[in-house]
The prediction has a mean pLDDT of 76.
A computed fold for a 62-nucleotide RNA from a Lysobacteraceae bacterium, annotated as Fluoride riboswitch aptamer (crcB RNA motif).
Taxonomically the source falls in Lysobacteraceae (Bacteria, Pseudomonadota, Gammaproteobacteria, Lysobacterales).
It was read from a public genome assembly, where an Rfam model found it.
It matches the Rfam family "Fluoride riboswitch aptamer (crcB RNA motif)". A reference for the family is Ren et al. (2012), "Fluoride ion encapsulation by Mg2+ ions and phosphates in a fluoride riboswitch", Nature.
Of the family's consensus pairs, 92% are formed in the model.
RNA sequence: CCGUCGCAGGGAGAUGGCAUUCCUCCUAUAACCGCCGCACGGCUGAUGAUGCCUGCUUGAGU
Repeated sequence: CCGUCGCAGGGAGAUGGCAUUCCUCCUAUAACCGCCGCACGGCUGAUGAUGCCUGCUUGAGU
């Protein structure tokens, strides 16, 4: 100096914010960038998961 592996670090997980001793993936040539449908068109959800907040939607009460 080069290659490989591991750890750490960093990054990502379909629209916002914060937190988590959690989960998965990627190692910058990356992970990731929703689903159905030939098409027209249609469907779920602000989470990877959990909690809170914000926004949206529905119903009820004052």